[in-house]
Molecule: small-subunit ribosomal RNA
Organism: Holosporales bacterium
RNA sequence: AGAGUUUGAUCCUGGCUCAGAACGAACGCUGGCGGCACGCUUAACACAUGCAAGUCGAACGAAUUAAAGACUUCGGUCUUUGAUUAGUGGCAGACGGGUGAGUAUCGCGUGGGAAUCUACCCUUUGGUGGGGAAUAACCAUUGGAAACGAUGGCUAAUACUCCAUGUGCUGGGAAACCAGGAAAGAUUUAUCGCCAAGGGAAGAGCCCGCGUCAGAUUAGGUAGUUGGUGGGGUAAAGGCCUACCAAGCCUACGAUCUGUAGCUGGUCUGAGAGGAUGACCAGCCACACUGGGACUGAGACACGGCCCAGACUCCUACGGGAGGCAGCAGUGGGGAAUAUUGGACAAUGGGGGAAACCCUGAUCCAGCGAUGCCGCGUGAAUGAUGAAGGCCUUCGGGUUGUAAAAUUCUUUCGCCUGUGAAGAUAAUGACGGUAACAGGAUAAGAAGCUCCGGCUAACUCCGUGCCAGCAGCCGCGGUAAGACGGAGGGAGCUAGCGUUGUUCGGAAUGACUGGGCGUAAAGGGUGCGUAGGCGGCUCUUUAAGUAAGGCGUGAAAUCCCCGGGCUUAACCUGGGAACUGCGUUUUAAACUAGAGGGCUAGAGGAUGGAAGAGGAAAGCGGAAUUCCUAGUGUAGGGGUGAAAUCCGUAGAUAUUAGGAAGAACACCAGAGGCGAAGGCGGCUUUCUGGUCCAUCACUGACGCUGAGGCACGAUAGCGUGGGGAGCGAAAAGGAUUAGAUACCCUUGUAGUCCACGCCGUAAACGAUGAGCGCUAGACGUUGGGAGUUCGCUCUCAGUGUCACAGCUAACGCAUGAAGCGCUCCGCCUGGGGAGUACGGUCGCAAGAUUAAAACUCAAAGGAAUUGACGGGGGCCCGCACAAGCGGUGGAGCAUGUGGUUUAAUUCGAAGCAACGCGCAGAACCUUACCAGCUCUUGACAUGGAUACAGAGAGAGACAGAGAUGACUCUCGCGGUUCGGCCGGGUAUCACACAGGUGCUGCAUGGCUGUCGUCAGCUCGUGUCGUGAGAUGUUGGGUUAAGUCCCGCAACGAGCGCAACCCUCGUCCUUAGUUGCCAACAGGUUAGGCUGGGAACUCUAAGGAUACUGCCGGUGAUAAGCCGGAGGAAGGCGAGGAUGACGUCAAGUCCUCAUGGCCCUUAUGGGCUGGGCUACACACGUGCUACAAUGGCGGUGACAGUGGGAUGCAAUAGGGUGACCUGGAGCAAAUCCCAAAAAGCCGUCUCAGUUCGGAUUGUUCUCUGCAACUCGGGAACAUGAAGUUGGAAUCGCUAGUAAUCGCGGAUCAGCAUGCCGCGGUGAAUACGUUCACGGGCCUUGUACACACCGCCCGUCAAGCCAUGGAAGUUGCUUUUACCUUAAGGCAGUGAGCUAACCCGCAAGGGAGGUAGCUGACCAAGGUAAGGGUGAUGACUGGGGUUAAGUCGUAACAAGGUAGCCGUAGGGGAAUCUGCGGCUG
Repeated sequence: AGAGUUUGAUCCUGGCUCAGAACGAACGCUGGCGGCACGCUUAACACAUGCAAGUCGAACGAAUUAAAGACUUCGGUCUUUGAUUAGUGGCAGACGGGUGAGUAUCGCGUGGGAAUCUACCCUUUGGUGGGGAAUAACCAUUGGAAACGAUGGCUAAUACUCCAUGUGCUGGGAAACCAGGAAAGAUUUAUCGCCAAGGGAAGAGCCCGCGUCAGAUUAGGUAGUUGGUGGGGUAAAGGCCUACCAAGCCUACGAUCUGUAGCUGGUCUGAGAGGAUGACCAGCCACACUGGGACUGAGACACGGCCCAGACUCCUACGGGAGGCAGCAGUGGGGAAUAUUGGACAAUGGGGGAAACCCUGAUCCAGCGAUGCCGCGUGAAUGAUGAAGGCCUUCGGGUUGUAAAAUUCUUUCGCCUGUGAAGAUAAUGACGGUAACAGGAUAAGAAGCUCCGGCUAACUCCGUGCCAGCAGCCGCGGUAAGACGGAGGGAGCUAGCGUUGUUCGGAAUGACUGGGCGUAAAGGGUGCGUAGGCGGCUCUUUAAGUAAGGCGUGAAAUCCCCGGGCUUAACCUGGGAACUGCGUUUUAAACUAGAGGGCUAGAGGAUGGAAGAGGAAAGCGGAAUUCCUAGUGUAGGGGUGAAAUCCGUAGAUAUUAGGAAGAACACCAGAGGCGAAGGCGGCUUUCUGGUCCAUCACUGACGCUGAGGCACGAUAGCGUGGGGAGCGAAAAGGAUUAGAUACCCUUGUAGUCCACGCCGUAAACGAUGAGCGCUAGACGUUGGGAGUUCGCUCUCAGUGUCACAGCUAACGCAUGAAGCGCUCCGCCUGGGGAGUACGGUCGCAAGAUUAAAACUCAAAGGAAUUGACGGGGGCCCGCACAAGCGGUGGAGCAUGUGGUUUAAUUCGAAGCAACGCGCAGAACCUUACCAGCUCUUGACAUGGAUACAGAGAGAGACAGAGAUGACUCUCGCGGUUCGGCCGGGUAUCACACAGGUGCUGCAUGGCUGUCGUCAGCUCGUGUCGUGAGAUGUUGGGUUAAGUCCCGCAACGAGCGCAACCCUCGUCCUUAGUUGCCAACAGGUUAGGCUGGGAACUCUAAGGAUACUGCCGGUGAUAAGCCGGAGGAAGGCGAGGAUGACGUCAAGUCCUCAUGGCCCUUAUGGGCUGGGCUACACACGUGCUACAAUGGCGGUGACAGUGGGAUGCAAUAGGGUGACCUGGAGCAAAUCCCAAAAAGCCGUCUCAGUUCGGAUUGUUCUCUGCAACUCGGGAACAUGAAGUUGGAAUCGCUAGUAAUCGCGGAUCAGCAUGCCGCGGUGAAUACGUUCACGGGCCUUGUACACACCGCCCGUCAAGCCAUGGAAGUUGCUUUUACCUUAAGGCAGUGAGCUAACCCGCAAGGGAGGUAGCUGACCAAGGUAAGGGUGAUGACUGGGGUUAAGUCGUAACAAGGUAGCCGUAGGGGAAUCUGCGGCUG
């Protein structure tokens, strides 16, 4: 510090996810030791048992007891000393310890303040005199189950009380002064006490400034409320309380309400700023079963005190009582989860005491727990035949791996034995026989966990086969899984390792540091303006902000730095720094701010001009549409892609004249003008707003923005009343269509118009808030001004198009910024759910506005790129269309396919690019299929052992369907060193294996088809772009061509094109048999036959020729094109071979090869027979025809390619013929196939024929082992359909189509198919509008598996969360009323009453008190509300789910451009109307 993930790829936006650190953690696997920490985060749930606050005899009386002494009636009594115990009394119990329920608050933090108190402690001053009456304990009686009491009697005090004094204190007063008002003794000779008062220390109470969570779907709250006066109350200020008076007080700088929460030092994270958090330790607060209350006291409204009410638990004799672990242990419960009913007061501290001492679950220790942090160990060195085993393997080896074994060495930790601390100042040690030290034995007792597709370090095999499973994200798994499971190996960490949860980080993803808003989410529809925020120049002044210094404070601990102590570290500890803060004080005065004065550049004003669809009202005008009346006139009109509904003989449309009505204003008209926006368009008048320019001697910052608020705000819509020509949602009809609730047509209602009132939304858009300043220009245009040489120049205010710097993800923006800056407002934070639900506000309604969550996905999105596609555009080409010729589709037959059938009808090929295709030839064979029979190391290959040389071959005949089995006869290995020695062969046996036309062409090689013989496909360097990419290859011409030329940020190059190759066309040379024969000669069979010739034809080798070379025109003078000459051939002369990068997971595992899988007495091998030849039917490709351009008969002319020995076969003979007999010649320019046919002549005369030949019968013939299923041919007889073929569709541009025959491969035989050959030999092409295919450029795109794409909504089904809902049921809160415990307060107090007073006394008085009364008040009750949760028949939409239904709305002009607002309609996507936008 980043990384993965949207795409075919790219850049950006944006979310999701990961790597880090941390934890009071938990879970899984594993677990040696020690140190230091930490350990109920949940039920502030309920608690058994024990302990956690007592102490003082030096305050007091008493009791018990011990010792000593004295006395004694010997029972005991007294005195002294000590100990113990309950009680009176004192102090403590308000600390210490726990918890975080409540609390959003002066509770906490921080800094201040004045109107206070304080026991114990320190210090100072003064005092401590004289009286009195009780009471507990105790005794007696007595109640009760108990708890606990009741009555009578005795007694003490440092308990209570009266008087005196009283500096000071309190009250009054100016003062003098007046009034009130205190004490306690104990023991002994010195202390401890007591009272009053001053001061201190430390503590506590109160007040204030600032800071302190979320929600506005909580906007108003408050009656003791805010203030005053009098009074009361408190330690103390104060509505703290009360009476009266006033009507205030808080709040948008967020009151009130709701939810949540103890606060802080700190802790975690982070570079920091921040964010999260508040365990342990420390400070403060609050609480103590729940609620209320006071008492005592210096201090409490009191955790281990009291009273009352409530819930719960326990005891009970049923009458009544007792209790409060959120102290330490512990129990139950809850929970994923958190320890011992331990030891000691030795230390530190606390309470009491004069002290000894007592108490102390505070504390110090120990126990349990890998819960965390830190340290240590599980051994070290040597050790290669690189052992064995495992795993992998290309079978060679590699790896585990110096790892082990083995040898040598060490003993930390642990174990055993011994010694044995510090902590303790004189004594006292729980820890603890602990730490530590010494000695001893033995490598001995001590390693796991996770991961290995990318992120992210680490790879192979086997198993599995979209199954089982994995997964943090992307994603793996459908037969070769580095992603699942196992194994081997490897990587990481290590007494731990992983997982889960949570926090921060990464995340600049809420942006103060440090983000954005044209198109990604995001500018409010527009203005006016309140609060607020911000604000021109200058002078003086103040000192709030600001800056500097000083002072105070910022607890300790923590963090950081420097040291120190435990062997080190964690840990502990000394010092420093820091604590970024707050307060106070001094100084400064630049800037901001406050006060005062001045200025004119901002803003306004005045004067003079100017333009304008700016607004409102009234009036007027013409054209057009429709309607009405009348005339002319006659059969149509209207409408559409084509039609129909509709109108019209009752007279339409057309035309003429007149009239009526409503709405809108042609031309001018313009990227022109005006307005804040919406918006505004005939003319005139009236009223009225704003703007611009020029000038000025006016005002003097008066300004900008603007949360709330107010106003305006297209269309549609709503209300009331008018109006209604045209248009026109809805509705109706006609078409279209599979349907057509649409598009098209004919009608047509609301509405559109006016007045008044609502609504308040739009793609209300420049998708761009307002204002100010600054930053090159160029060219238009509107309004004004200045200058002018009338060309124009300058300037202000608008409105546009280009373009620099700059900005931007790019597109683009660019002085009217999306640039550079300032000020203010609005808004955004992944997609969906959703601008929805609920709540509120507004509205008559429609609805608007404000505005979530659950759940779900890993994307959604912007710009640009390359392709592909478009029922987008442009250019061009092609037998693509057109122009022609001939076909197919109709018939019969042949052949292939589908389908059907079958035991089998083997398999493959499937639009073009399967279908006379694989098959250049299925009777057996082929053959892969079916039935039956049969073999099992096999029909074939290699290897071992044994045996054999009678192995085997041929012939005959037997059984059998045959394979096969058994039999007879004949013939019978090579070499040789003569050794069964070598090679070869056969049989048998066992095993490795053979074999498979079995599967996968979607595992493959090779080969092939296709686009397409289309002109394309790329690269290097350079340049441009952030990049994907672009450029080159585009453009202007041209070509068959990316062919060439020109231009150009490109310059070159490669694969393709062309050429080089073959054939044909002309000529030449060479050669001359089997071919040829002109000249010469011979010969007759009248044939180059022969001699001969080498001229010609021909054959087959080599050359030549054609290049836009020449001329003219055209074109840019180029490339080229057009015409001409010459030439056998002219612009590629004709044909062939030749097939770029790639596409189609195209075809082929059945040519061959091959991975994997499968079969192995069978899915292999052999054989016989059958099938591939089936046949209601459908399709493709062909043949033959339908006839006279013909049939038949006759005649007998002219080719070329080829083939021939298991062959072609002449001549001759036989047969009507197929053919047969026989066989010359020929391994071929020699012989043969071999007859070419169309041609020519004659006849037939338009008919199902003298056309046509299917079908069928009979008889033959050929091939073959064999023609039944199932071959070809011949003769005779038979003589079907068919009279030129619907929609549709195919081929062909010249020696071509058409037509005519000939040959060959395969082959025993079998061709209408295929491959070739020649003969005869046309027509047409204006042209590129259209259909098809292709190329280039361009455009749109939501496609990229690429339009056979993508994708929307209803309906049906499963699952999930959620809204509404008659209600039901909780929680919380408010108001009113009722009842009112305990309690303090007030009143009363006839009952009761020791202290003081009067009185001799009786008694009385003062004072007190039980009781009673009153207001207050917790809980409770009643009633009515508010808020919030759970649940609810039924119901609404939403989300999601490989293969459901209906359509096809969107993306291309998406086939009616789309979208926004609104209204209506419709199964649904949606359709239509009105207005708007261009995305």